[in-house]
RNA sequence: UAGUCGAAAGGGCAAACCCCUCGCGAGGGGGGGACGCAAAGCUACGGGACUCUAUGAGUUAGCCGAGCCGCCGAA
Numbered sequence: 001u002a003g004u005c006g007a008a009a010g011g012g013c014a015a016a017c018c019c020c021u022c023g024c025g026a027g028g029g030g031g032g033g034a035c036g037c038a039a040a041g042c043u044a045c046g047g048g049a050c051u052c053u054a055u056g057a058g059u060u061a062g063c064c065g066a067g068c069c070g071c072c073g074a075a
Stems, first nucleotide, its partner, number of pairs: 005073002012037002017032006035062001041068003045065003048060005
């Protein structure tokens, strides 16, 4: 210095569930709350799953892959 690696320290995110709110819905946003996460940061590009008034339109990045970007540095 780098990584397909993940010890330590500092810090970060936040599942279920509850309250408020938006949406027909899947789900989204805010607050509380922590099961977990080293990309659980961002992007619906491919696949999967899911929703609806369905040959279309959506949701999911905490299902997998891909792309972009990124903190720390022991073995």